[in-house]
Context: one part of a larger RNA
RNA sequence: UGACGGGGGCCCGCACAAGCGGCGGAGCAUGCGGCUUAAUUCGAUGCAACGCGAAGAACCUUACCUAGGCUUGACAGUUGGGGAAAUCUGGCAGAGAUGUCAGGUCCGCAAGGGCCCCAAAACAGGUGGUGCAUGGCUGUCGUCAGCUCGUGUCGUGAGAUGUUGGGUUAAGUCCCUCAACGAGCGAAACCCCUAUCGUUAGUUGCUAACAGGUAAUGCUGAGGACUCUAGCGAGACUGCCGGUGUCAAACCGGAGGAAGGUGGGGAUGACGUCAAGUCCUCAUGGCCCUUAUGCCUGGGGCUGCACACGUGCUACAAUGGCGGAUACAGAACGAUGCAAGACCGCAAGGUGGAGCAAAUCGCUUAAAGUCCGCCCCAGUUCAGAUAGGAGGCUGCAACCCGCCUCCUUGAAGUCGGAAUCGCUAGUAAUCGCGGAUCAGCUACGCCGCGGUGAAUAUGUUCCUGAGCCUUGUACA
Numbered sequence: 001u002g003a004c005g006g007g008g009g010c011c012c013g014c015a016c017a018a019g020c021g022g023c024g025g026a027g028c029a030u031g032c033g034g035c036u037u038a039a040u041u042c043g044a045u046g047c048a049a050c051g052c053g054a055a056g057a058a059c060c061u062u063a064c065c066u067a068g069g070c071u072u073g074a075c076a077g078u079u080g081g082g083g084a085a086a087u088c089u090g091g092c093a094g095a096g097a098u099g100u101c102a103g104g105u106c107c108g109c110a111a112g113g114g115c116c117c118c119a120a121a122a123c124a125g126g127u128g129g130u131g132c133a134u135g136g137c138u139g140u141c142g143u144c145a146g147c148u149c150g151u152g153u154c155g156u157g158a159g160a161u162g163u164u165g166g167g168u169u170a171a172g173u174c175c176c177u178c179a180a181c182g183a184g185c186g187a188a189a190c191c192c193c194u195a196u197c198g199u200u201a202g203u204u205g206c207u208a209a210c211a212g213g214u215a216a217u218g219c220u221g222a223g224g225a226c227u228c229u230a231g232c233g234a235g236a237c238u239g240c241c242g243g244u245g246u247c248a249a250a251c252c253g254g255a256g257g258a259a260g261g262u263g264g265g266g267a268u269g270a271c272g273u274c275a276a277g278u279c280c281u282c283a284u285g286g287c288c289c290u291u292a293u294g295c296c297u298g299g300g301g302c303u304g305c306a307c308a309c310g311u312g313c314u315a316c317a318a319u320g321g322c323g324g325a326u327a328c329a330g331a332a333c334g335a336u337g338c339a340a341g342a343c344c345g346c347a348a349g350g351u352g353g354a355g356c357a358a359a360u361c362g363c364u365u366a367a368a369g370u371c372c373g374c375c376c377c378a379g380u381u382c383a384g385a386u387a388g389g390a391g392g393c394u395g396c397a398a399c400c401c402g403c404c405u406c407c408u409u410g411a412a413g414u415c416g417g418a419a420u421c422g423c424u425a426g427u428a429a430u431c432g433c434g435g436a437u438c439a440g441c442u443a444c445g446c447c448g449c450g451g452u453g454a455a456u457a458u459g460u461u462c463c464u465g466a467g468c469c470u471u472g473u474a475c476a
Stems, first nucleotide, its partner, number of pairs: 001476002003473003007470004012465002015460002019423004026314006033307001034305002042053002064300007073123001078120006088103006106113002125289002128287001130285001134283002136278003139274001141272001146185006152161003165176003191266004196234007206223002210221003237260001240254005316416001320375007333362002337356002342351003382413001387408007429452007
């Protein structure tokens, strides 16, 4: 100087408390451990691994296993020689890769080029090992308020001072003081979205007034008022008033205002810590393989199941379930695409194809909600696992191993031990909608979007994590 303390002081955070909803019990989904296996590919392992890499494992993917094959190789480039071949079509053998036979031949006047074969030597190739050799990227402490430097001063020196102290703040934020005076990286601000208003613009959006028309609809003429769209601007700065305060910074209250003291949200992550994670994104040192640890193909596996854990979904019901009727979003996406009306089917879906490269058309009926009716507290008109049957769709192909529909079946489950998680407002809870990936989908995941919409916070003793000052130390 740090680090540590079941030392002290101050202070903060959904850290506790106050509240609401969960998890832990059940069934299922998913990931991990374990076991099994020819293989169940690999990585991630307290917080910070475990719906994580994977935003799509039937083949492919695929790295694993088994079997069949290849050896200058699936891919790159060099030299020499040669060629009509190669791609393609068809036949035969084969599980296929591939082999073989037949057909058939490129561009250019030429030089030459493209393609293929053979040979050669260098080489290719490796998701092989090392993240404890690395770059890059990322997690975490933590959006915590810290981390440093120049000059000066003090100290033999390590170093100290500044950065401590008194206030204050979300903040090393600002003020005052002070052997310090300044400065940098952080904080804040600058950026984006959102909340109000103005203005510009007015189609594909909108419809107040006027006119036309319809069974009905901005449907049409028309209009730019309104909503909206998207550019530009205004607006919030403790600016104003009162009080407190050191005539300070600031805090408390108030006015005005759509918004008030960082308005709400996002992006943004200092010096560093964990030899944290990643050699399987990529790049890369040295090491290893080279008729194989490389490459191609068929099939299997990654989906295996006495068990154990994490994360979720659905429930256990009456604030509910079922039937009928009916209202209101936002944000996305669409050409190998989204697909309307119509018709067929109980349905999944099918036939068909108007329109739309989309503020124009489609996806698109939002659901919870509201109204009417039934159920009457039961393992039920709750719950839906499991199973049988019948179908639909995608795809070369649904046996291992897809999703969906209908009929039947109707399991556990009556609110969950110890323990444990999230959340402070348009939040929690609850309800549906969309998208990426994607032929299809094991999505209940993830990322977004809107609808309805709470309770509680007296407080900082305790648990936990962090910050500053101080103290002890046999630790570095």